The part of an RNA shown here (small-subunit ribosomal RNA, central domain) has 348 nucleotides and comes from a metagenome. Rfam family: Bacterial small subunit ribosomal RNA. Its family is annotated with structural constituent of ribosome and ribosome in the Gene Ontology.
Context: one part of a larger RNA
RNA sequence: CUGGGCUUAAAGGGUGCGUAGGCUGCGCAGUACGGCUCGGGUGAAAUCCCUCGGCCCAACCGAGGAACAGCCCGGGCGACGGCUGUGCUAGGCAGCAUCAGGGGAAGAUGGAACUCCCGGUGGAGCGGUGAAAUGCGUAGAUAUCGGGAGGAACGCCGAUGGCGAAAGCAAUCUUCUGGGGUGUAUGCGACGCUGAGGCACGAAAGCUAGGGGAGCAAACGGGAUUAGAUACCCCGGUAGUCCUAGCCCUAAACGAUGCGCACUAGAUAGCGGCCGGUUCCGACCGGCCGCUGUCGGAGCGAAAGCAUUAAGUGCGCCGCCUGAAGUACGGCCGCAAGGCUAAAACUC
Repeated sequence: CUGGGCUUAAAGGGUGCGUAGGCUGCGCAGUACGGCUCGGGUGAAAUCCCUCGGCCCAACCGAGGAACAGCCCGGGCGACGGCUGUGCUAGGCAGCAUCAGGGGAAGAUGGAACUCCCGGUGGAGCGGUGAAAUGCGUAGAUAUCGGGAGGAACGCCGAUGGCGAAAGCAAUCUUCUGGGGUGUAUGCGACGCUGAGGCACGAAAGCUAGGGGAGCAAACGGGAUUAGAUACCCCGGUAGUCCUAGCCCUAAACGAUGCGCACUAGAUAGCGGCCGGUUCCGACCGGCCGCUGUCGGAGCGAAAGCAUUAAGUGCGCCGCCUGAAGUACGGCCGCAAGGCUAAAACUC
């Protein structure tokens, strides 16, 4: 370079925004950069190739021909790509109307449970397990009633449900704020798609500083179990889990399935919006758009399976694909832990 692939065999970047680049809707006109075509010039000789010839042959040498990545100039064509101008509305954006939602941030508030403290009742156990023991309790525990304090999480609703780019998001109220659906067809008029670098976001754990600490609980101590038991079970328990500010940047970050557009039988269920029929309204019936599931046909697939939410049929763009190894070395980043980038020998 060519070819083959990426759900599960190696392989989709954790996610988004977006720079360069690549790709880019329907007409008309122009241009002639690409493109096609005709002609001319050049492409030294030697070499390579073909034919013929000279040394006995060959190597070698000679002659002729062909060839030479291509480049330059001129004429012509105008389908396709480019460029310029102009128009369009199917993509896209905006407007207007309307709707759903645990989307995000901050503040305030609430009840249940739990632990601790104070007080009342009470008087011997409680707790825990397979059974126990450690542990707690006559200095009055467990249980129960009243009062107070504190921190964390928000039962039922709740779903096979909703929202978000992903990570993720759930008590209630208020404020600020992002995105989306539907209807209309009012405006703009290709303004689009993708996206190397870059930037931003990014569960948990972990780190720095300051707070907070009820419950839970790595480490740790003890009791059991066991041949042992650095475990599983039990009693304790510190980081941490929570908040503020700043780092870290990983994951089975999964649909193990990149994004966009178009096309290709259906059936059924849920969520949001709209239209029509019916109706007093609604329920109900029919239809359109968006989203979320299940089943299933063609097709695809090694099979399992996928199947209008494709793993089908195509187009555009990005990422990625053997073991050693996500390792060594170097570099960049980080306070550190470490992260990112990323080989080779050897082996098949």